About this RNA:
This is a predicted structure of a 72-nucleotide RNA (transfer RNA) from Elusimicrobium minutum Pei191.

[in-house]
RNA sequence: GCCCCCUUCGUCUAUCGGUUAGGACGUCGGAUUUUCAAUCCGAAAAGAGGAGUUCGAUUCUCCUAGGGGGCG
Repeated sequence: GCCCCCUUCGUCUAUCGGUUAGGACGUCGGAUUUUCAAUCCGAAAAGAGGAGUUCGAUUCUCCUAGGGGGCG
C1' cells in the first nucleotide's frame, strides 16, 4: 500500500427495512432478614461519527475513525 471482517446499555450478547431496540451479569430502589449474603419485585442505562437510498435505516450503500485478520 491492497483486500476482508467487526463496532448496539458499564460488560457480554440478541434483533427479516416497520419492536416501547430484548436478554444475562453488574448498578440503583424496594420487599424479606437482627445484619450481611442469597432470593423476589421494580427502575435507570445502548445503535462509533457523517452523508446517501427509502414513506420509513441498528439493518442497505458510501466516506471517516477505531479494532482484528490476510496479502504484498
Its Rfam family is "tRNA". Its family is annotated with triplet codon-amino acid adaptor activity in the Gene Ontology. Rfam classes the family as a transfer RNA. RNAcentral holds the sequence, with entries from Rfam.